[in-house]
The prediction has a mean pLDDT of 76. Bacterial RNase P class A from a Burkholderiales bacterium, 366 nucleotides, folded computationally. Of the family's consensus pairs, 95% are formed in the model.
RNA sequence: GAAGUCGGUCGGGCAGUCGCUGCUACCCGCGUGGUAGGAGAGGAAAGUCCGGGCUCCGCAGAGCAGGAUGCCGGCUAACGGCCGGGCGCCGAGAGGCGACGGAAAGUGCAACAGAAAGUACACCGCCGAUGGCCUGCCCCGCGCAGGAUCAGGCAAGGGUGAAACAGUGCGGUAAGAGCGCACUACCCCCGCGGCAACGCCGGGGGUUGGCAAACCCCAUCCGGAGCAAGACCAAAUAGGGGAGCGAUAGCGUGGCUCGCGCUGCUCCCGGGUAGGUCGCUGGAGCGUGCAGGCAACUGCACGCCUAGAGGAAUGACUGCCGCGGGUCCGCCCGCACAGAACCCGGCUUACAGACCGGCUUCACAC
Numbered sequence: 001g002a003a004g005u006c007g008g009u010c011g012g013g014c015a016g017u018c019g020c021u022g023c024u025a026c027c028c029g030c031g032u033g034g035u036a037g038g039a040g041a042g043g044a045a046a047g048u049c050c051g052g053g054c055u056c057c058g059c060a061g062a063g064c065a066g067g068a069u070g071c072c073g074g075c076u077a078a079c080g081g082c083c084g085g086g087c088g089c090c091g092a093g094a095g096g097c098g099a100c101g102g103a104a105a106g107u108g109c110a111a112c113a114g115a116a117a118g119u120a121c122a123c124c125g126c127c128g129a130u131g132g133c134c135u136g137c138c139c140c141g142c143g144c145a146g147g148a149u150c151a152g153g154c155a156a157g158g159g160u161g162a163a164a165c166a167g168u169g170c171g172g173u174a175a176g177a178g179c180g181c182a183c184u185a186c187c188c189c190c191g192c193g194g195c196a197a198c199g200c201c202g203g204g205g206g207u208u209g210g211c212a213a214a215c216c217c218c219a220u221c222c223g224g225a226g227c228a229a230g231a232c233c234a235a236a237u238a239g240g241g242g243a244g245c246g247a248u249a250g251c252g253u254g255g256c257u258c259g260c261g262c263u264g265c266u267c268c269c270g271g272g273u274a275g276g277u278c279g280c281u282g283g284a285g286c287g288u289g290c291a292g293g294c295a296a297c298u299g300c301a302c303g304c305c306u307a308g309a310g311g312a313a314u315g316a317c318u319g320c321c322g323c324g325g326g327u328c329c330g331c332c333c334g335c336a337c338a339g340a341a342c343c344c345g346g347c348u349u350a351c352a353g354a355c356c357g358g359c360u361u362c363a364c365a366c
Stems, first nucleotide, its partner, number of pairs: 001362010012321007020040002023037005042337001046348002049346005054226004061258004066222005071085005086100001087098004101217002106215002108211002123158002125154003130151003133147005138141001166184006185207001186205004191200003230278004240269006249263004285304008322335005
C1' cells in the first nucleotide's frame, strides 16, 4: 500500500420566518381563545415471524389429541433469542454456516441406469485345483503333460449409479474374499482431563448402507382471546316475531373425555345505537462512572424525562456548515432505506454514502 474478515458509530447539523400538535404557567369576553417556555417519527418505526408486560374469560384441575424446540453450559421477565464451548462442513487464513437427540422398536422411500439398492438371482470377466470331454507320452496307474470348456467356484478387477455390505498394503489361494496380518475407519470397555457436550492414551472385536426438513420413538415446554383487549358515562329502540334443545338437558374463551360451577341456551327474520371519556405513556427506561464476569450480562452510585395523534400533528422557505461528484475555479448538481398508533426484548428484510477499531493474507522498502 492492497485485498479480506469481524465489531461499532453516523446517515444530516445550526440559525431565522411562517404554520401544526401535546404539555406547563398565566390571562380572559370561557370561545376550535390569547401570551410565554420546552418538546415533537426509526435503526430499522417495515414484516407480523417468535417471546413477554398489560386487559378480559374460566372454582383457573387432570388426561388424550395437537403444537413448538432438539449437542453442552450459562444470560434473561421469557424465547425458536444472545454469549461461551464441543462436534461436523466450507475457507490458505482471520472467520462463516449448521433443521446438531434416536436408523439395533416398527412402518416407509430411493426415478432412470445397473446383475443387484440390503438374508443382494452376476452384464463384461477371472479360475476350472476336484468330477466329466479331447490329444500326446509312459512304468498301463483313477500316472504325467497340454488344450478347450461343462458341472462348479469367485465378487478381488471393469462397467452402472448420488450411493454397491469399510479403505490401503503384504501374504495366501486354482482364482478370490477379513481368509490371515499391519495401519486407518467403525463399535465396545478401562483409565485420565473436563460441570458437561466431548477429547486423549491403552486394550478388545472381523464389524457396518442412506433418508426421521418421511411417519415414528425419546427428552423438555405450552389455558384461551386480544388495545377493534377492556373500564366508565350518555343516548336511542320493537321487553318484536318464529324454530329447536331443555335437568337423563343446556351453557361456561381452541378440539375431545372426566371433574367443577351456573340455570337457561342456540339459530333465523326484523328494529335501534356506532357518541364521549379513559386505557394512551415514568418504562424488565436512557446516559455516565466503578466493580464482578472470557463474554452475553449483573450489581452499586450519580444524573436525565426525550411524541401520544385520533381519518391521523412533527411541515414549508431561506442562509451557512457537513458529505459525494463535476468544473471554464465563477459555480453547478446530488445526499440512501424510509414515517409512531398500547408498550417492551429479539429475529428477518431494505439501505446512496461516510468514519473508527481489531484480526488475517499478499506485495514492496528499511
The sequence was found by an Rfam model in a public genome assembly.